[in-house]
RNA sequence: AGGGUUUGAUCAUGGCUCAGAUUGAACGCUGGCGGAAUGCUUUACACAUGCAAGUCGAACGGUAGAGGGGGCAACCCCUUGAGAGUGGCGAACGGGUGAGUAAUGUAUCGGAACGUGCCCAGUCGUGGGGGAUAACGUAGUGAAAAUUACGCUAAUACCGCAUACGAUCUAUGGAUGAAAGCGGGGGAUCGCAAGACCUCGCGCGAUUGGAGCGGCCGAUAUCAGAUUAGGUAGUUGGUAGGGUAAAGGCCUACCAAGCCAACGAUCUGUAGCUGGUCUGAGAGGACGACCAGCCACACUGGAACUGAGACACGGUCCAGACUCCUACGGGAGGCAGCAGUGGGGAAUUUUGGACAAUGGGCGAAAGCCUGAUCCAGCCAUUCCGCGUGCAGGAUGAAGGCCCUCGGGUUGUAAACUGCUUUUGUACAGAACGAAAAGGUUUCUAUUAAUACUAGGAGCUCAUGACGGUACUGUAAGAAUAAGCACCGGCUAACUACGUGCCAGCAGCCGCGGUAAUACGUAGGGUGCAAGCGUUAUCCGGAUUCACUGGGUUUAAAGGGUGCGUAGGCGGGUAGGUAAGUCAGUGGUGAAAUCCUGGAGCUCAACUCCAGAACUGCCAUUGAUACUAUCUAUCUUGAAUAUUGUGGAGGUAAGCGGAAUAUGUCAUGUAGCGGUGAAAUGCAUAGAUACCAUCAGGAACACCGGGUGGCGAAGGCGCCACUCUGGAUCGACACUGACGCUGAGGAACGAAAGCAUGGGUAGCAAACAGGAUUAGAUACCCUGGUAGUCCAUGCGGUAAACGGUGGGCACUAGGUGUGGGUUUCUAUUAACGAAAUCCGCGCCGUCGCUAACGCAUUAAGUGCCCCGCCUGGGGAGUACGGUCGCAAGACUAAAACUCAAAGGAAUUGACGGGGGCCCGCACAAGCAGCGGAGCGUGUUGCUUAAUUCGAUGCUACGCGAAGAACCUUACCUAGGUUUGACAUGUUUGGAAAAGCAACAGAGAUGUUGUGUCCGCAAGGGCCAAACACAGGUGGUGCAUGGCUGUCGUCAGCUCGUGUCGUGAGAUGUUGGGUUAAGUCCCGCAACGAGCGCAACCCUUAUCCAAUGUUGCCAGCAAGUUAUGUUGGGGACUCAUUGGAGACUGCCGGGGUUAACUCGGAGGAAGGUGGGGAUGACGUCAAGUCCUCAUGCCCCUUAUGUCUAGGGCUGCAAACACGCUACAAUGGCCGAUACAAAGGGUUGCCUGCUCGCGAGAGUUAGCUAAUCCCGUAAAGUCGGUCUCAGUUCGAAUUGAAGUCUGCAACUCGACUUCAUGAAGCUGGAGUUGCUAGUAAUCCCGGAUCAGCACGCCGGGGUGAAUACGUUCCCGGGCCUUGUACACACCGCCCGUCACACCACGAAAGUCGGCAACACCCAAAGCCGGUGGCCUAACCGCAAGGAAGGAGCCGUCUAAGGUGGGGUCGGUGAUUGGGGUGAAGUCAUAACAAGGUAACCGUA
Repeated sequence: AGGGUUUGAUCAUGGCUCAGAUUGAACGCUGGCGGAAUGCUUUACACAUGCAAGUCGAACGGUAGAGGGGGCAACCCCUUGAGAGUGGCGAACGGGUGAGUAAUGUAUCGGAACGUGCCCAGUCGUGGGGGAUAACGUAGUGAAAAUUACGCUAAUACCGCAUACGAUCUAUGGAUGAAAGCGGGGGAUCGCAAGACCUCGCGCGAUUGGAGCGGCCGAUAUCAGAUUAGGUAGUUGGUAGGGUAAAGGCCUACCAAGCCAACGAUCUGUAGCUGGUCUGAGAGGACGACCAGCCACACUGGAACUGAGACACGGUCCAGACUCCUACGGGAGGCAGCAGUGGGGAAUUUUGGACAAUGGGCGAAAGCCUGAUCCAGCCAUUCCGCGUGCAGGAUGAAGGCCCUCGGGUUGUAAACUGCUUUUGUACAGAACGAAAAGGUUUCUAUUAAUACUAGGAGCUCAUGACGGUACUGUAAGAAUAAGCACCGGCUAACUACGUGCCAGCAGCCGCGGUAAUACGUAGGGUGCAAGCGUUAUCCGGAUUCACUGGGUUUAAAGGGUGCGUAGGCGGGUAGGUAAGUCAGUGGUGAAAUCCUGGAGCUCAACUCCAGAACUGCCAUUGAUACUAUCUAUCUUGAAUAUUGUGGAGGUAAGCGGAAUAUGUCAUGUAGCGGUGAAAUGCAUAGAUACCAUCAGGAACACCGGGUGGCGAAGGCGCCACUCUGGAUCGACACUGACGCUGAGGAACGAAAGCAUGGGUAGCAAACAGGAUUAGAUACCCUGGUAGUCCAUGCGGUAAACGGUGGGCACUAGGUGUGGGUUUCUAUUAACGAAAUCCGCGCCGUCGCUAACGCAUUAAGUGCCCCGCCUGGGGAGUACGGUCGCAAGACUAAAACUCAAAGGAAUUGACGGGGGCCCGCACAAGCAGCGGAGCGUGUUGCUUAAUUCGAUGCUACGCGAAGAACCUUACCUAGGUUUGACAUGUUUGGAAAAGCAACAGAGAUGUUGUGUCCGCAAGGGCCAAACACAGGUGGUGCAUGGCUGUCGUCAGCUCGUGUCGUGAGAUGUUGGGUUAAGUCCCGCAACGAGCGCAACCCUUAUCCAAUGUUGCCAGCAAGUUAUGUUGGGGACUCAUUGGAGACUGCCGGGGUUAACUCGGAGGAAGGUGGGGAUGACGUCAAGUCCUCAUGCCCCUUAUGUCUAGGGCUGCAAACACGCUACAAUGGCCGAUACAAAGGGUUGCCUGCUCGCGAGAGUUAGCUAAUCCCGUAAAGUCGGUCUCAGUUCGAAUUGAAGUCUGCAACUCGACUUCAUGAAGCUGGAGUUGCUAGUAAUCCCGGAUCAGCACGCCGGGGUGAAUACGUUCCCGGGCCUUGUACACACCGCCCGUCACACCACGAAAGUCGGCAACACCCAAAGCCGGUGGCCUAACCGCAAGGAAGGAGCCGUCUAAGGUGGGGUCGGUGAUUGGGGUGAAGUCAUAACAAGGUAACCGUA
């Protein structure tokens, strides 16, 4: 610090997700030790049991028991002293919890009107009396808890009197109010004694001050919701009084009507706050366990008492709920103290030890109490540390896994050798934490005092829960100790097997449908390690709420528009102030934490010490630039007056002509109208057309009407007039910052719509009819009502768009246009030029932008203000509220669901988009196919089998250049198992082959005969066994190779450079030209490669050489005849090598080009004709059955052998051919001219035989020699005469021939006989542009035989092409795109089914906070006739004072009532979302086939 994920790829936007850190965690697997720390986050749910607050005899009465003494005993005395009681202090601390609380709280900083036990310092006192009461005793009541009566008694308990330094009140004269004693010691004096007395200490009373603590007040800060906007009646203030420790509506009476609130009152929800903790670079965000500070609470609610302090966790009273005891009468209780139990929950410990330390309470002290605390126990819950050995050790062991079988890996790992001993085990030793206190000696102070007390010093001594723990030593011995997750990318780490869209995985993207590095297992590896993973949480990454630090034309986002309130911001100069701001100083910011430096535990965690820091708040002093504020002033911002100008700016009332339709009159006759084509409609009752004319409504053609003008926007268009708003130019005055923006607010606001009343010519939702269509509730046509128009209201929305809020300033230009002004030409006008101001446009630099683009009219550079956005869907929806007559508008969520949705640009592909061009693509022609019969192939059907493959073009006379057996892969039947075939090893044999016989359909079996070569090693053969063979079994979607197709189309790319953020572009586009990306020109491109062309073969002409087997002109010879012979090389021909053609030449056109048109010459002319040659790629195209091959499958069978059958089966359909339908013909006779091939298991001459197929015999030829081998159409002659024929040949019968072991299923051919369909073929469709089509024969491969197919050869030999509108295919450029599996694409909605969440709903159930009224406990306060009462006064009567009771105010709980609000549930219902391949259509994306979209009905 970033990464993954939208796309074919790219950039940007944007969400989702990951890597990090964290935790009071939980769960899964695993688990050696130690140290430190933490440990009910959930039910503030209920609690059994034990403990958690007592102490003081030096306050008091008294005293069980124990010890000692005395006494005869009762009993007494001394020491110690339990329990209960009176009294004092404490119990308000400590400990727990976080329910409530959004401020009666907390944090920080201040303040004044207060209190204060214990503590400290000071001053003054502590005199003298009195009456009771518990305990106790006696007698009762009660189950208990408890309680009654009578009687006795003490105090530091209670009450007066005296005194009053100070205190309080005051009318300044005065008045009021205290106390308590206890303990130690003692010289003199007094006393019978007790004691007085003195002294010390503690205590008590009054009072002053302090410290610490507490109460109160203020400022600032302190969560969310506006779908909570108004709240408040003691409310806000005053006066008086009361009350309190104290200010105060804290309370009461009266008076006033205030107070709080958009800087968010009130209401609702949530929440203890802080130091801090976690995270983060920081700013922030989240949290508030442990530790520390504050607050609140103590079963729920209310209340007071006591006290210095409480409205009191282990106190009281009342009410309520719950639990327990009960003799049913009545009582008791409160773990949110420590342990512990139940329950809840994913989840959280022992009913432990000790007061040794620290601290607290009481006490003079010893001491007692202390679940505070210190320790121990449990738990890997967290953090930290240590260990599970170390060194050597290669035959790289065995085993495992993989393997290309060579090996690799586990792996120096192990074994083995040597060494060490942390931890653990055993034994032994052994701390720190402990020093106060106590005792003793001594000094000082106090004192009369060597007592006492306080302080200091020396000596001495007691006390340890932890714990025999830390630590140390010794002994033995590698001994006692490794797991978990992951291994497709992100993300470090890969193979095998199993599985086969199953099982499963998954944080995101996504894996799995037979070769899964993604599932499961194993081996190996990687990462962490006594832990490792998962889940959950929070921060980070996320600049994804943006203060630091974001955006708003098109991605989400500018309000429809202006006006204007609050608010925010605001021109120049001078002066004052000092709020903001800046600087210094002071106070505070608790400790702990964090950071830095040291120190202590062996280190670390941890702890201690010190520093820094705590970014803050407050006070004070200073500075005065800026902001603010006040004062004065200025003119440039702004405004106003005066002079001009232009304008569809608004408003009201008029007016005009053209056109449409209607009505009337006339003329006139058969159609009109409408469409792609029609029909509905109108018309003989006279339409349409045409003429004239009346009435009426709506809209204003043409215009140098114009990216012209005006307006804030919506919007505004004949003409003149009324009233009126704004803008702008120029000059000169005036005011003096008066300005900008603008939350709320109010105003305007297209069309559609609503209400009322008019109006209605045209147009026209709805509706009707006609068409179209599969349908057509549409598009088209004929009609037609609301509406459109007017008036008055409502409504308030639009793709209300420049998709661009308003204002100001600054930042190159060029050009056009609208409205002004000025200057020049120039003397006036006009034209023109220049300058300037205000508008409206275009182009463009810098700059900006994701790009597109914007660019002085900014989307640039800045400032000010407002609105709005934060993934897609759900949804601008629901609920609530406001507005509206309604329609609806405004405001505006959530559950749930997806990993994308969206923008710009790029490359393709596509378009019922455009342009250019090509092709037998169409057109023009010729011949066909489609109809018939037959052949062949395919589908289908059939079958035991009809083997398999090929299936639009690009399967179908295709693989197959040849299925009777074989082939053969299929079926039936019969055999066989190391095999029909290959290699190797081991063992054995002398056989095996062959021959013969028998059985059998045969394979094969049985029997007989037979007895290998070599010196040997060994070889061949056979048998047995083992490795293995074999498979035309599967997968062409695992593959190689080969092939088809687009397409012989002209394309496909690269290097460098340049442009672009990039994908990419450029080059390759453009202008010409070509068959061609062929060439030329131009050009940020320059070059290059694969293709094109050429090079190759063939053919057409010529030349040269050679001249047999070819040829024969001339010469010679011979024959019936023939190059037959001698010869020859002239010619043909053959072979080889050359020449030739290149737009080379001429002319026209063209850019002086490429090229093109015409011509000459030439055998050939513009690639001369033909062939071979097939770029990058596409179709998961075809082939596992040519071959090769991975994996899977079969192995007495899916291998192999054999016989027979099948591949040839036939209602039907299709494809490709052959033969025909005849006279351009058939038949008969005669006759002419080829090329290219093949031949020894062959071609076969000749001769003979046969009607013939053919047979017999055989010459020649391994071929320019011989043979196949007569070419046919053609030509000449004859015949047939338009007919199912002398056309046509299928079919069938008979007889044959040939091949072959074998022609039945199932061959070809021959002869004779038979003589079917068919008379030129519907829709549609194929081939062909010249030696081509058509037509005619010939040859070859395969092959024993079988050819209408295929591949070649030559003979005869046409017609037509105006042209590119259309069909098909293709190329280039361009355009649109929501497509990229690429239009056979994408995609919308209803319906049906399943599931999910949500809304509505008659109702129903509950919670919460208020309100009104009723009842009113306990209690404080107030009142009180009567009643009762020890202390004081009084001789007494009585008084003072008090008490119970009663009454009243307030009031918890409870009750009643009507509302509010929130939640649960609800028959039914509504839309939404998600689902596998359902149904119906095809709305959108291309001109999406009617351009799309927005608002409205």

This is a predicted structure of a 1497-nucleotide RNA (small-subunit ribosomal RNA) from an uncultured bacterium. The prediction has a mean pLDDT of 84. Its Rfam family is "Bacterial small subunit ribosomal RNA". Gene Ontology terms of the family: structural constituent of ribosome and ribosome. RNAcentral holds the sequence, with entries from ENA.